This is a predicted complex of two RNAs, RNase P RNA and transfer RNA, with 479 nucleotides together. Rfam match: Bacterial RNase P class A. From the family's description: Ribonuclease P (RNase P) is a ubiquitous endoribonuclease, found in archaea, bacteria and eukarya as well as chloroplasts and mitochondria. The prediction has a mean pLDDT of 76.
RNA sequence: GAAGAAGGCCGGGCAGCCGCCGGUGGGAGAUUUUCCACUGGAGGAAAGUCCGGGCCCCGAAGGGCAGGACGCUGGGUAACACCCAGGUUCCGUGAGGAACGGAGAGUGCCACAGAGAGGAGAACGCCAGUUUCGGCCCGUCCACCCUAAUGCAGGGGCAGGUGACGGGUGGUAAGAGGCUGGUAAGGGUGAAAGGGUGGGGUAAGAGCCCACCAGCAAUCCAGGUGACUGGAUUGGCUAGGUAAACCCCGUCUGGGGCAAGACCAAAUAGGGGAGCGCGAAGGGUGGCCCGCCCGUUGCUCCCGGGUAGGUCGCUGGAGGCGUUGGGUAACCAGCGCCGUAGAUGAAUGGCUGCCCUCUACCCCAAUGGGGUAGAGACAGAACCCGGCUUACAGGCCUUCUUCGGCC
RNA sequence: AGGCGGAUAGCUCAGUGGGAGAGCACCGGCCUUACAAGCCGGGGGUCGCAGGUUCGAGUCCUGUUCCGCCUA
Numbered sequence: 001g002a003a004g005a006a007g008g009c010c011g012g013g014c015a016g017c018c019g020c021c022g023g024u025g026g027g028a029g030a031u032u033u034u035c036c037a038c039u040g041g042a043g044g045a046a047a048g049u050c051c052g053g054g055c056c057c058c059g060a061a062g063g064g065c066a067g068g069a070c071g072c073u074g075g076g077u078a079a080c081a082c083c084c085a086g087g088u089u090c091c092g093u094g095a096g097g098a099a100c101g102g103a104g105a106g107u108g109c110c111a112c113a114g115a116g117a118g119g120a121g122a123a124c125g126c127c128a129g130u131u132u133c134g135g136c137c138c139g140u141c142c143a144c145c146c147u148a149a150u151g152c153a154g155g156g157g158c159a160g161g162u163g164a165c166g167g168g169u170g171g172u173a174a175g176a177g178g179c180u181g182g183u184a185a186g187g188g189u190g191a192a193a194g195g196g197u198g199g200g201g202u203a204a205g206a207g208c209c210c211a212c213c214a215g216c217a218a219u220c221c222a223g224g225u226g227a228c229u230g231g232a233u234u235g236g237c238u239a240g241g242u243a244a245a246c247c248c249c250g251u252c253u254g255g256g257g258c259a260a261g262a263c264c265a266a267a268u269a270g271g272g273g274a275g276c277g278c279g280a281a282g283g284g285u286g287g288c289c290c291g292c293c294c295g296u297u298g299c300u301c302c303c304g305g306g307u308a309g310g311u312c313g314c315u316g317g318a319g320g321c322g323u324u325g326g327g328u329a330a331c332c333a334g335c336g337c338c339g340u341a342g343a344u345g346a347a348u349g350g351c352u353g354c355c356c357u358c359u360a361c362c363c364c365a366a367u368g369g370g371g372u373a374g375a376g377a378c379a380g381a382a383c384c385c386g387g388c389u390u391a392c393a394g395g396c397c398u399u400c401u402u403c404g405g406c407c
Numbered sequence: 408a409g410g411c412g413g414a415u416a417g418c419u420c421a422g423u424g425g426g427a428g429a430g431c432a433c434c435g436g437c438c439u440u441a442c443a444a445g446c447c448g449g450g451g452g453u454c455g456c457a458g459g460u461u462c463g464a465g466u467c468c469u470g471u472u473c474c475g476c477c478u479a
Stems, first nucleotide, its partner, number of pairs: 001403010012355007020041009043378001047389002050387005055257004067253005072086005087100005101248002106246002108242003124186001125183009135169007144156004195213006214238001216235008261312004271303006282294004319338008356376009408478007417431004425462001433449005455471005
């Protein structure tokens, strides 16, 4: 210098003017409200709402089923699907990164191709057995030859030799076909073909046998809290993938969410109770009346639920910063300091000037300086907190790796 | 605040993990004097996007974008 790896931080600054929300103090106003002064006022993700908790209510939550989530080991934590440290496997030259229970409990699936797709398979190939040919001879036909020539017809078995059919004989040297069987060495298919190499063995082969290697299981020894690592002995020669398929094992899990929930409470209507008025009408009981019961209406008072509305919940909390100590670290403990948004149609904004950063263009006395223009992201609290994930203009810092050059 | 569903051809929609499809539309041919209907044939795909699991993903898992719906 180039190319990278891991981690952390900032995410515009200052000033002026005009506004918005909250708090405190003062003033005005019967109330709603309004004025003045001082003061506080978004983020690393406030976001997505994907996890985990606090808090509140229902409930009495003790156990189980179903469902869901998680899944190597140890630790941290209020808890976690988070974080830290470690383990194994894989990727990378490396700094580093990624993945993670069980496929030997069972079921399912593995298209196409291929013989066979799971404790397999015989289509080709290899091998064995059996059978039919294939050899030789004879006969017939076709073909062939002769009768000058083509055809018809007739004749021939001398030369050459093909095919078909029939009969006889001989027997397995090469070869071909069929059938029966053995075989997982070989070719080939596929993402994947049931250990690898070599030797023996066999009709051909094969863990069939042996040696070495890989891997699995059991037992034991050593190290480690553990995952696991290293080693020894024995065993059978050794059953692929998929659980982000069903499932099995282990752990956790009651439901709902601040519109949770608590309090105050208008008008109107309706509910309950008491008193008064019961003038009139109604229903039941009864043959009728009185009476009794129900019910209605009017007035007054009381009670409770509940709507609008208001108040609380509401921001001091697993809080931040600094320091010391413990711990590899995440984190924990002690001490000191700090006060830091709380709206409810929802404030935290707008304009201007200067500076800063970046980009483009232009000028100069040119590793630099100056001018003009543009841009400065993602996004915005709503009960709070711990995480994860996602978005992000531009910039800064630390540690480390590989390669190249110079001293 | 709490949940659910969808995105596949120009449109409306199907689609057990293995060939991406149907109807309408479009194009060409036949038929007709011509058009429509009908018949025959054809073209057209970032399966919303990105990553992962798997031999293999439209389908399974995770993240993300947009749209729609429900409850308080």